[in-house]
RNA sequence: GGACCCGUGGUCUAGCGGUUAGGAUGUCUCCUUCACAGGGAGAAGGUCCCCGGUUCGAAUCCGGGCGGGUCCA
Numbered sequence: 001g002g003a004c005c006c007g008u009g010g011u012c013u014a015g016c017g018g019u020u021a022g023g024a025u026g027u028c029u030c031c032u033u034c035a036c037a038g039g040g041a042g043a044a045g046g047u048c049c050c051c052g053g054u055u056c057g058a059a060u061c062c063g064g065g066c067g068g069g070u071c072c073a
Stems, first nucleotide, its partner, number of pairs: 001072007010025004018056001027043006049065005
């Protein structure tokens, strides 16, 4: 330098262009326990990497940029 893949709560991850972005784990509160662990109930936490475009409507499609990974040179 070139090709391909990926970017979504703290972490991991799902999500055919259409209702409120779902789950696991973690955090907080309450219950259970003598206490801890475990279990049960509830809550908070996401400008879906950034900018622009297409569309009635974009996490999703298109273009550019940034970051990460694999391969080639």
Molecule: transfer RNA
Organism: Candidatus Woesearchaeota archaeon